[in-house]
RNA sequence: GGUAGAGGUUGCGUGUUUUAUGAGUAAUUUUUUGGAUGUGGCAGGCACAGCGGAAGAAAGAUGAAAGGAAAAAACGCCGAAAGGGCCGGCAUCCUUGCAGGCAGGUCCUUGGGCAUACAGUUAAAAGCUGUAUGACUGUCAUCAGCAAUGAUGUUGCGCUAUC
Numbered sequence: 001g002g003u004a005g006a007g008g009u010u011g012c013g014u015g016u017u018u019u020a021u022g023a024g025u026a027a028u029u030u031u032u033u034g035g036a037u038g039u040g041g042c043a044g045g046c047a048c049a050g051c052g053g054a055a056g057a058a059a060g061a062u063g064a065a066a067g068g069a070a071a072a073a074a075c076g077c078c079g080a081a082a083g084g085g086c087c088g089g090c091a092u093c094c095u096u097g098c099a100g101g102c103a104g105g106u107c108c109u110u111g112g113g114c115a116u117a118c119a120g121u122u123a124a125a126a127g128c129u130g131u132a133u134g135a136c137u138g139u140c141a142u143c144a145g146c147a148a149u150g151a152u153g154u155u156g157c158g159c160u161a162u163c
Base pairs, nucleotide, nucleotide: 001163002162003161004160005159008078011077012076013075014074016072017071018070019069027062028061029060030059031058032057033056037049038048039047040046041098042097043096044094045093081110082109083108084107085106086105087104089102090101111137112136114134115133116132117131118130119129120128121127138155140153141152142151143150144149
């Protein structure tokens, strides 16, 4: 250097189907009130709607969706994957700046899942992400032990087997 494997049945991820939530919300529309602004992510511009009645408020009718979640089987895998910084790309009315989204490259961090607390995100006490703590667990090393195993410490560019 190549090949093949292990950690767990709560390892990681992807899309499909179904279900609940989202939500009686957004949106559309009717009536009353109101009386000049409102919409396109924010600002600028531009465009559109508006006294033939804007925004807002009240009552009523109709009434979603996305993201995220659970289950089932399938597929791809074991830096699987996740997060952060930088670079440049795509699309969102225009372009400039900002914000957010999608995929790519590069550097850094994290062995794995769980629980708790705080912070962020989100409709949300769900979920996800980050930090810290805790026990559990995998690998390796050292010590003790006949052994099973126990104690301590490290962690994936690692470990085991093989060529």